[in-house]
A computed fold for a 73-nucleotide RNA from Candidatus Gottesmanbacteria bacterium RBG_16_43_7, annotated as transfer RNA.

RNA sequence: GCCAGCGUAGCUCAGUGGUAGUAGCACAUACUUCAUAAGUAUGGGGUCACAGGUUCGAUCCCUGUCGCUGGCA
Numbered sequence: 001g002c003c004a005g006c007g008u009a010g011c012u013c014a015g016u017g018g019u020a021g022u023a024g025c026a027c028a029u030a031c032u033u034c035a036u037a038a039g040u041a042u043g044g045g046g047u048c049a050c051a052g053g054u055u056c057g058a059u060c061c062c063u064g065u066c067g068c069u070g071g072c073a
Stems, first nucleotide, its partner, number of pairs: 001072007010025003018056001027043005049065005
């Protein structure tokens, strides 16, 4: 330099045009315990990398940029 994949909560991820974006771990609160851990319940936390385009409607499709990973040279 060329090609491909990926970018969604603090971390790991689901969702792939349509109300109002999932879950687990972590975090907070309550219960339980002499206390801690474990367990149970509840709750908070998201510009869906950024910009533009297509569409009645975009996390999802298209283009560009940025970052990460892999392959080729």